[in-house]
Context: one part of a larger RNA
């Protein structure tokens, strides 16, 4: 001068658009943040029908003994369709949202390889979907336990599970021709053996379900090349470096193990400390470059500390599981529960950072044929001058240069057109009317925000200005106080009786809903 997720001091009228724990990856009360699918399945309840046996309101008839029809209720069996739903089963819970502790690493960025790789859901292409079984949960009954949660017996379905059939250009393992290739090999014909599928649902239009082959999409993994400080860190390394074998893996590989051999990094900086997510950008500079990496978009990690698998295509899984540790809460003392670095919110730290709102009306996601149902993502609203950007705090005219202040050489000068005073205007402000876009679809419905934005009309300058400096750099001066004392200060440096420099006033002089002061970069 320029910036800032900023604080602080004074001061403080709207609005619009963003931002908003930088500190303790510090503990956490409440609520809420992932659930859907009855068109996969038994079941249970609640309703509808309809049958029975019951009920017996009322009504007809009567010879007054009766006798007929028969509503409401509430029972059984039955049967369909409607609603509801714990359990069984599917997909989703691996996205979305948060946090930067860790990490100087193929973590990032960028460029390449994969003849070393997986990919639910979608999309196309081709073939199929025949026939059996055995079973559990729910539920019932008996029990255990303070609860958390359970144990035994019995029953029962399904797109739960599991055999069999069938098998194609899939797989495996054998042998063969022809091309091709950066090495392992790929790639096409054609051979004879071996293996492995399937489920149904409905409103009959469909949708699902296997096998395979190809796309899209996401991932995995290898490689070059870049990527903070320190030699007051000079030597590290035994799965260590390589090989054969095997094992594991989606797949290469010491990834893992047995056996050999004795290597492999380093002054071009290994190791060891150190300090850090990285990146598209952001700040700042003519620019070379230096500085940062909040918000927003791409990655990569983590989800109380530490480890570990399940299960699935897809994790070693923030609101799943097991173990251990710390810590808090229940306990009947035997045992048991818990993880806000989700969105609000508490306490704590701190110089410091917000509501325990409202809607799913958009856009997006999960289920779901669908209606829909979930969604603190997300869109709004509230808090905050934290930022930037507009807009007002009036305009014109007004000399008796008014009163008042301040200052004087006592003559005046200055505040100052400034005010009073007339004439306007009404952006804002208050009030009342009116009143949106945002809604996309086949009608019709459907908007949190919001009765908000705007728009009309009335009212009356009415509601609205400070904050800092003034010696020189630096744009602005004088009085009075003080008297090397108070006290100022970026640097120079002022103040010890006439201070334009301390502190008050008057007046200037800069910015302006802000101003200055600190912090930090350039």
């Nucleotide at each position: 001068g320029g910036a800032u997720g900023a604080a602080c001091g004074c001061u403080g009228g709207c609005g619009g658009c963003g931002u908003g724990c930088u500190u303790a990856a510090c503990a956490c009360a409440u609520g809420c943040a992932a659930g859907u699918c009855g068109a996969a399945c038994g079941a249970a309840g609640c309703g509808u029908c309809a049958g029975g046996a019951c009920g017996g309101a009322u009504u007809c008839c009567u010879u007054c003994g009766g006798g007929a029809a028969g509503a409401a209720g509430a029972c059984c069996u039955g049967a369909u369709u409607g609603c509801u739903u714990a359990g069984u089963g599917g997909c989703g819970g691996a996205c979305g949202g948060g946090u930067g502790a860790g990490u100087a690493a193929c973590g990032c960025g960028u460029g390449g390889g994969u003849a070393a790789c997986c990919u639910a859901c979608c999309u196309u292409a081709c073939a199929u979907u025949g026939g059996g079984g055995g079973a559990u949960a729910a539920c019932g009954a008996u029990u255990g336990g303070a609860a958390a949660c359970g144990a035994u017996c019995g029953c029962u379905a399904a797109u739960a599970c599991c055999g069999c059939a069938u098998a194609a250009g899939a797989c495996c393992a054998c042998a063969g021709u022809a091309c091709c290739g950066c090495a392992u090999g790929a790639u096409a014909c054609a051979g004879a053996g071996g293996u492995a599928a399937a489920a149904g649902a409905u409103u009959u239009a469909u949708u699902g379900a296997u096998g395979u082959a190809a796309g899209a999409u996401g991932g995995a993994c290898c490689c070059g090349c870049g990527u903070c400080u320190g030699a007051u860190u000079a030597g590290c390394u035994a799965g260590u470096u390589g090989g054969c074998g095997a094992g594991g893996u989606a797949a290469c590989g010491g990834c893992u193990c047995a056996c050999c051999a004795a290597g492999g990094c380093g002054a071009c900086g290994a190791u060891c400390a150190g300090u850090a997510g990285c990146c598209g950008a952001c700040c700042u500079g003519a620019g070379a470059g230096g500085u940062u990496g909040g918000c927003c978009g791409g990655c990569c990690a983590c989800a109380u500390u530490g480890g570990g698998a399940c299960u699935g295509a897809g994790a070693c899984a923030c609101g799943g599981c097991c173990c251990a540790g710390a810590c808090u809460c229940c306990u009947a003392c035997g045992g048991g529960a818990g993880g806000c670095a989700g969105c609000a919110g508490u306490g704590g730290g701190g110089a410091a950072u917000a509501u325990u709102g409202g809607g799913c009306a958009a856009u997006g996601g999960g289920c779901g044929c669908a209606a829909g149902c979930c969604u603190g993502a997300c869109c709004c609203a509230g808090c905050a001058a934290c930022g930037c950007c507009g807009c007002g705090u009036g305009a014109a005219g007004g000399a008796a240069g008014a009163a008042g202040g301040c200052u004087u050489u006592c003559g005046g000068g200055u505040u100052g057109u400034a005010a009073a005073c007339u004439u306007c205007u009404u952006u804002u402000a208050u009030a009342u009317a009116g009143g949106a876009c945002g809604a996309a679809a086949c009608a019709a419905a459907u908007g949190a925000c919001g009765g908000u934005a705007c728009u009309a009309u009335a009212u009356g300058a009415a509601u609205a200005a400070g904050c800092c400096a003034c010696g020189g750099c630096u744009a602005a001066c004088u009085a009075c106080g003080u008297g090397c004392c108070a006290g100022c200060a970026g640097c120079c440096g002022c103040g010890g009786u006439a201070a334009u420099a301390c502190g008050u006033a008057g007046g200037u002089g800069g910015c302006a809903a802000g101003c200055g002061u600190u912090a930090u970069c350039c």